[in-house]
Molecule: c-di-GMP-I riboswitch aptamer
Organism: Candidatus Auribacterota bacterium
RNA sequence: ACCCGAUAAAGGCAAAACUGCCGUAAGGCAGUGGCGCAAAGCCGCGGGUCCUAUGCCCUCGCACUGAGUGGCGCGGUCCAAAGGAUAGCCGGGCUGCCGAG
Numbered sequence: 001a002c003c004c005g006a007u008a009a010a011g012g013c014a015a016a017a018c019u020g021c022c023g024u025a026a027g028g029c030a031g032u033g034g035c036g037c038a039a040a041g042c043c044g045c046g047g048g049u050c051c052u053a054u055g056c057c058c059u060c061g062c063a064c065u066g067a068g069u070g071g072c073g074c075g076g077u078c079c080a081a082a083g084g085a086u087a088g089c090c091g092g093g094c095u096g097c098c099g100a101g
Base pairs, nucleotide, nucleotide: 004099005098012037013036017032018031019030020029021028022027035088041094042093043092045091046090047089048086049085050084051083052082054080055079057076058075060073061072062071
């Protein structure tokens, strides 16, 4: 130095929940808090997962109509592609404290 990670030492980070702010949302920021973490430090490169305006489709309702089509509104499942989120989902990249074995 690298691998590795201990009832070691010095420390570090901060789950859920609550409060405030931002965001359509997922989620993010700050405070309290502490579930846990040897990279739970940083990076959206790959995969996964999550969100959503939009498009397609469907139910219902409204108006028009001779009747359909078509239009408008609310809601919903899947799919599409696009954007966003997640690093404490996994992999990968970069950096880093200590040194029992």